[in-house]
Context: one part of a larger RNA
């Protein structure tokens, strides 16, 4: 100089506390560990692993094993000799790769010779093999914390310091006074998307106030451009005005406003730090393999069960379960594709084809949760929904190993959860349904987004966790 301190001061964060809702206990799914297996491929291990790479493991994927082929190779590039167009399709034997027979087909070029294939021989090729502690690039974490620096100048032999410290003050090293420093970089804010209002411009595939026609009924039609929406430009927010207080930076309170002092929300991550992750997304130094540690293929495994742990879900009911009735969305997606009316099925789902390359037409009924009306009536039940049987759909070359639904039957454990943890400050939490990506299906309860119902508290910084600042101590570096 840092770093440390169960050393002081000052300040911040759902950090504590105040709420509210969950985990831990229960099936179940998922991931891990741990065991087991011919093999259960590798990785990721406090916070910063563990619904994590994987946004899709029946085959493939697939890197693992076993058990069959195979060596200039599946894949590129270049040479030497030699046959044959290329390429197409047929039987046979194999579990398939592969292996043998055939048939058809005879390419450009006048030749030389090419394209493309096959055989042989060389250089090479291949490697999800090590090494993330050789690296590049990306990441995650401290932290969206308010730091981190340098240039001249001055103090100091030096190592440094100084500005960055002090007073205020802010979310902010944000500003403002003061200062031997005056300046200036990379972080802050701000310029960027989007939400919230109005204006203004365009009205079709959206929209309907006024006229006017039609229907059972419906923007159905004329037709209108208001209103809603849609997408371009603009406008508004600057503490800009009033009062307080204060030099000043500014803090408090008010008005006008759709929105007040950063108006929500997102992108954006400073020097650095953990020899943190990744050599299995690429890339890449060295090492290893070279008839195998390259490749091909079948089938199995990555789904395996005495058990332990994380993350969810579904619950233990009455604020709730069923039943009938009925209202309201928003984002997205769609052509080997969404897939309508109408038919059949109890249902998954089938036949069916209309319309759409979409603000048109489908996914899309009126989402559900909500309300309306009725049953239950406190029971391991009309909760509750595992695990079994059987009977069916569907997708796929194929559902046992190990897919999803769907009908009937069965109906387990659970009666609010020990010690201990965890998440949120508002349109959040909590409930409640939609859609999307990967994807033939599909183990999604999952991620990612989208609306709808819509709370409680926050007295405070003594305490626990993490972090600026500034001092003080130190046997540490």
């Nucleotide at each position: 100089u840092g770093a440390c301190g169960g050393g002081g001061g000052c300040c911040c964060g759902c950090a504590c506390a105040a709420g509210c809702g969950g985990u831990g206990g229960a099936g179940c799914a998922u991931g891990u560990g741990g065991u087991u297996u011919a093999a259960u491929u590798c990785g990721a291990c406090g916070a910063u692993a563990c619904g994590c790479g994987a946004a899709g493991a029946a085959c493939c994927u697939u890197a693992c094993c076993u058990g069959g082929g195979u060596u200039u190779g599946a894949c590129a590039u270049u040479c030497a000799g030699g046959g044959g167009a290329a390429u197409g399709u047929a039987c046979c034997a194999g579990a398939g790769a592969u292996g043998g027979u055939g048939c058809a087909g005879u390419c450009c070029g006048c030749a030389a010779g090419g394209a493309c294939u096959c055989c042989u021989g060389a250089a090479c090729a291949g490697g999800u093999g090590c090494u993330g502690c050789a690296u590049g690039g990306c990441u995650g974490u401290c932290g969206u914390c308010a730091g981190c620096u340098c240039g001249u100048g001055c103090c100091g032999u030096g190592a440094g310091g100084u500005g960055u410290u002090g007073g205020g003050u802010u979310a902010a090293g944000u500003c403002c006074c003061g200062c031997a420093a005056c300046g200036a970089g990379c972080g802050c804010a701000a310029c960027c998307c989007u939400u919230a209002u109005c204006c203004u411009u365009a009205g079709u595939u959206g929209c309907c106030a006024u006229c006017g026609g039609g229907u059972a009924g419906u923007g159905c039609c004329g037709g209108g451009a208001a209103c809603u929406c849609u997408a371009g430009g603009g406008a508004g927010a600057c503490u800009g005005c009033c009062g307080a207080c204060a030099c000043a930076a500014g803090u408090c309170g008010g008005a006008g406003g759709a929105a007040g002092g950063u108006g929500g929300g997102g992108a954006u991550g400073a020097c650095g730090u953990c020899a943190a992750g990744u050599c299995a997304g690429c890339a890449u130094g060295g090492c290893c393999c070279u008839u195998a540690c390259g490749u091909c293929c079948a089938g199995g495994g990555c789904u395996a069960c005495a058990c332990a742990c994380g993350u969810g879900c579904u619950a233990c009911a009455a604020u709730g379960g069923c039943c009938g009735g009925u209202a309201c969305a928003a984002u997205g997606g769609g052509a080997u594709g969404c897939c309508a009316a109408a038919c059949c099925g109890c249902g998954a789902g089938g036949u069916g084809g209309a319309g759409c390359g979409a603000a048109c037409c489908c996914c899309u009924u009126g989402a559900a949760a909500g309300c309306c009306g009725g049953c239950c009536u406190c029971a391991g039940u009309u909760c509750g929904g595992a695990u079994u049987g059987c009977a069916g759909g569907c997708u796929g070359c194929a559902a046992c190993u190990c897919g999803c639904c769907u009908g009937c039957a069965u109906g387990a454990a659970g009666u609010c959860g020990g010690a201990a943890u965890c998440g949120c400050u508002a349109g959040u939490a909590a409930c409640c349904g939609c859609a999307g990506a990967u994807c033939a299906g599909c183990u999604a309860c999952g991620c990612u987004g989208c609306g709808g119902u819509g709370a409680a508290u926050a007295c405070g910084u003594u305490c626990c966790c993490g972090g600026g600042c500034c001092u003080u101590g130190u046997a540490c570096a």
Background
This is a predicted structure of a 477-nucleotide part of an RNA (small-subunit ribosomal RNA, 3' major domain) from a metagenome. The full RNA is in RNAcentral, with records from SILVA. Model confidence (mean pLDDT): 84 of 100.